[in-house]
RNA sequence: CCCCUCGUAGUUCAACGGAUAGAACAUCCCCGUCCUAAGGGGUCGAUAGAGGUUCAAUUCCUCUCGAGGGGA
Numbered sequence: 001c002c003c004c005u006c007g008u009a010g011u012u013c014a015a016c017g018g019a020u021a022g023a024a025c026a027u028c029c030c031c032g033u034c035c036u037a038a039g040g041g042g043u044c045g046a047u048a049g050a051g052g053u054u055c056a057a058u059u060c061c062u063c064u065c066g067a068g069g070g071g072a
Stems, first nucleotide, its partner, number of pairs: 001071007010025004018055001028042004048064005
C1' cells in the first nucleotide's frame, strides 16, 4: 500500500428492508427466609460516527474511526 470479515444493553448473542430493536446472564427493586442462599416476579439499559438510496435502513451504498485476518 491492496483485499476480506466484523462493530447492536455492563457481557454473550438475535433481528427477509417494515411491529414498541429481542433473549440470556449481570445491575437495581420486590417476594421469599429468623438471617443468608435457592427459587419466583419486576425495573433500567444498545444499533461506532457522518452522508446517500428508499414511503420506510440494524439491514443496501460511500467515506471516516476502531478490532481481527490475508497478500505484497